[in-house]
RNA sequence: AGGCCAAGCAGUCGCGGAGGUGAACCCUUCGAGGAAAGUCCGGACACCGCAGGGCAGGGUGGUCGGUAACGCCGACCCGGGGAAACCCGCGGGACAGUGCCACAGAAAUGACACCGCCCACCGGGGCCGCGAGGCUCCGAGGCAAGGUUGAAAUGGUGCGGUAAGAGCGCACCGGCGCCGCGGCGACGCGGCGGCCAGGCAAACCCCACCCGGUGCAAGACCAGACAGGACCGUUCGUAGGUGGCCCGCCGAGGUCCGGGUAGGUCGCGCAGAUGGAUGACUGCUCUCGACAGAAUCCGGCUUAACGGCCU
Numbered sequence: 001a002g003g004c005c006a007a008g009c010a011g012u013c014g015c016g017g018a019g020g021u022g023a024a025c026c027c028u029u030c031g032a033g034g035a036a037a038g039u040c041c042g043g044a045c046a047c048c049g050c051a052g053g054g055c056a057g058g059g060u061g062g063u064c065g066g067u068a069a070c071g072c073c074g075a076c077c078c079g080g081g082g083a084a085a086c087c088c089g090c091g092g093g094a095c096a097g098u099g100c101c102a103c104a105g106a107a108a109u110g111a112c113a114c115c116g117c118c119c120a121c122c123g124g125g126g127c128c129g130c131g132a133g134g135c136u137c138c139g140a141g142g143c144a145a146g147g148u149u150g151a152a153a154u155g156g157u158g159c160g161g162u163a164a165g166a167g168c169g170c171a172c173c174g175g176c177g178c179c180g181c182g183g184c185g186a187c188g189c190g191g192c193g194g195c196c197a198g199g200c201a202a203a204c205c206c207c208a209c210c211c212g213g214u215g216c217a218a219g220a221c222c223a224g225a226c227a228g229g230a231c232c233g234u235u236c237g238u239a240g241g242u243g244g245c246c247c248g249c250c251g252a253g254g255u256c257c258g259g260g261u262a263g264g265u266c267g268c269g270c271a272g273a274u275g276g277a278u279g280a281c282u283g284c285u286c287u288c289g290a291c292a293g294a295a296u297c298c299g300g301c302u303u304a305a306c307g308g309c310c311u
Base pairs, nucleotide, nucleotide: 001311002310003309004308005307007285008284009283010282011281012280013279015031016030017029018028019027020026033291037302038301040300041299042298043297044296045215046214047213048212052247053246054245055244057211058210059209060208061207062076063075064074065073066072077091078089079088080087081086092206093205097204098203099200100199101198114147115146116143117142118141122139123138124137125136126135127134128133155173156172157171158170159169160168174196175195176193177192178191179190180189181188182187219266220265221264222263228257229256230255231254232253240250241249242248286289
């Protein structure tokens, strides 16, 4: 890292389903989990009129596969960690635009100069010199190497270069772009070009793909009960309906008040109801026994958990 088990055996008495027989008695057989849980994803199924288009909204986010489908799984890529086996990553875009970057700091971005460095060019002062000129200080100006702050500071190290400096030039390394080769692809390798200022999209946003809503109390059928009334509307596709809007579509009923009923069957499952089962006791053994119990059904994820076994 992956997988498996979930105290064991025997007996007695119960509970529920099915069958043997219509009933009684009796007999046979089956009867919780790896998570049945959380209800977090994805589907099946059912209804909402068709389940359509656009906008809005929501979700997913390396690549390629698996799958009914997924936010799941597998392999691989990239990044990070490790000596290694291996582990971890909400892993698209920051040259489309907008916005944000606390404190500190000169400066946090169409940027900037506090300390500092420089006086080659232009201008001025002082000293030395017969002179040419030299030394020194300053203004204007040049610089961003060094110091300082920070999570992050304008690619890094070295050599050259210069007044001082700087990809300004060069070598190596990092990034970006183009080309070639390999790979289905993410991407990798090589060559060339000094092209070289960040980070945040779990900020708006952009891009690609996906998504109609409600959930088995869905919903269908049978039986039974009751008392009507008011308003709107019936081809001018109108009232009205369709998760938010528009289109499209459906369209003969709709809304409110009052009255009545609330039983059964199916849906429903090789556990399985709706008065809802799955338990208790006794004996023996051991390493002394955890978390927990179905409610439409599947595929996942997550959470809970005494201990043991295998690779």
The RNA shown here (Bacterial RNase P class A) has 311 nucleotides and comes from a soil metagenome. Its mean pLDDT, the model's own confidence on a scale to 100, is 76. Its Rfam family is "Bacterial RNase P class A". By type it is a ribozyme.